[in-house]
RNA sequence: UGGAGUGGGCGCAUGAUCGCCGGUUCUUGCUGACAGGACCGGAGGAAAGUCCGAACUCCGCAGGGCAAGGUGGUUCGUAACGCGAACUGGGGGUGACCCCAGGAAAGUGCCACAGAAAACAUACCGCCGGGUAACCGGUAAGGGUGAAAAGGCGAGGUAAGAGCUCACCGCUUCCAUGGCGACAUGGAAGGCAUGGUAAACCCCACCUGGAGCAAGACCAAAUAGGGAAACAUUCGAGGGCUGCCCGUCCGAUGUUUCCGGGUAGGUUGCACGAGGUGCCGGGCGACCGGCAUCCCAGAUAAAUGAUCAUGGCCCUCACGCAGGGUACAGAAUUCGGCUUAUAGCCCACUCCAGCUU
Numbered sequence: 001u002g003g004a005g006u007g008g009g010c011g012c013a014u015g016a017u018c019g020c021c022g023g024u025u026c027u028u029g030c031u032g033a034c035a036g037g038a039c040c041g042g043a044g045g046a047a048a049g050u051c052c053g054a055a056c057u058c059c060g061c062a063g064g065g066c067a068a069g070g071u072g073g074u075u076c077g078u079a080a081c082g083c084g085a086a087c088u089g090g091g092g093g094u095g096a097c098c099c100c101a102g103g104a105a106a107g108u109g110c111c112a113c114a115g116a117a118a119a120c121a122u123a124c125c126g127c128c129g130g131g132u133a134a135c136c137g138g139u140a141a142g143g144g145u146g147a148a149a150a151g152g153c154g155a156g157g158u159a160a161g162a163g164c165u166c167a168c169c170g171c172u173u174c175c176a177u178g179g180c181g182a183c184a185u186g187g188a189a190g191g192c193a194u195g196g197u198a199a200a201c202c203c204c205a206c207c208u209g210g211a212g213c214a215a216g217a218c219c220a221a222a223u224a225g226g227g228a229a230a231c232a233u234u235c236g237a238g239g240g241c242u243g244c245c246c247g248u249c250c251g252a253u254g255u256u257u258c259c260g261g262g263u264a265g266g267u268u269g270c271a272c273g274a275g276g277u278g279c280c281g282g283g284c285g286a287c288c289g290g291c292a293u294c295c296c297a298g299a300u301a302a303a304u305g306a307u308c309a310u311g312g313c314c315c316u317c318a319c320g321c322a323g324g325g326u327a328c329a330g331a332a333u334u335c336g337g338c339u340u341a342u343a344g345c346c347c348a349c350u351c352c353a354g355c356u357u
Stems, first nucleotide, its partner, number of pairs: 001353010012311007020042008029034001044328001048339002051337005056212004068208005073087005088101005102203002107201002109197003124143002126139005151169002154166003170192001171190008216268004226259008238250004275294008312326005
């Protein structure tokens, strides 16, 4: 100098004028509502996708099991997680670094085309023995097919070959040591048994009740149906009290009032929280603890805007007091994550290549 890797940060600023939403307070009218003034606050790193996990709320629930769904190396972090950190094993990269993760010797299924054979093995070409030949027997080293072919490689051995035998590597089982653990290292035995696929069924371990702020709670015009009381009217039809009548109670209809109901509407949930910032301490780290300090949107068809000026930053040029551009996007109960979008930039650490001293 160029090209890369990882982590983190910013993501327009200031002023003026006219407005919008919320809060506090004052003033006038005023029962209040309302109006006006002053002051304060007013989108994001993703507010997005709604993919996970929770808080909160209502419903359900003795206990246990099945089914269904999800997660999947280990340990730790966390309120919790499918998130994160560190580590383990495997793979990729010259490297910084990145990606992946239970079980395929429990069982079942599937493996196109090609190929002899896609898994109880088998034999197309070939090799060896016999035979004139046809063919028979042995074999799986070599060739061929395929994404994948029944341990690899070398030596011995043999008619040719073959774990047939041996060394090394791999694999399985057992033991020892180290580690909380995943696992690692070492030793012994076994002659090899084990193709791939679980985002195929399945097995193992663990987790999971449902609906969601349009949850839910309160106030409450209206409507339907319901309950109670008072008054009036009618029948005195019917029934109770009595042996009978009168009387009285229940009853029928209407009016009024109250209760209750709960729609429109309003209030609440709803802005102090697993909170932000700074310092100190613990931890490799995710993260945790202590102290100090701050209060930071709350709309409801939905405010957070428009215009102008000045200045940043980027691009272009005819190089000036020029022209153009300034992303992705926008709260709606609230948090923790993940994923996706993003003009232009900045910072820290690291790697590779070239050049110069």

Notes: A computed fold for a 357-nucleotide RNA from a Desulfobulbales bacterium, annotated as Bacterial RNase P class A. A source record names the gene rnpB. Rfam family: Bacterial RNase P class A. It is annotated as a ribozyme. Rfam describes the family as follows. Ribonuclease P (RNase P) is a ubiquitous endoribonuclease, found in archaea, bacteria and eukarya as well as chloroplasts and mitochondria.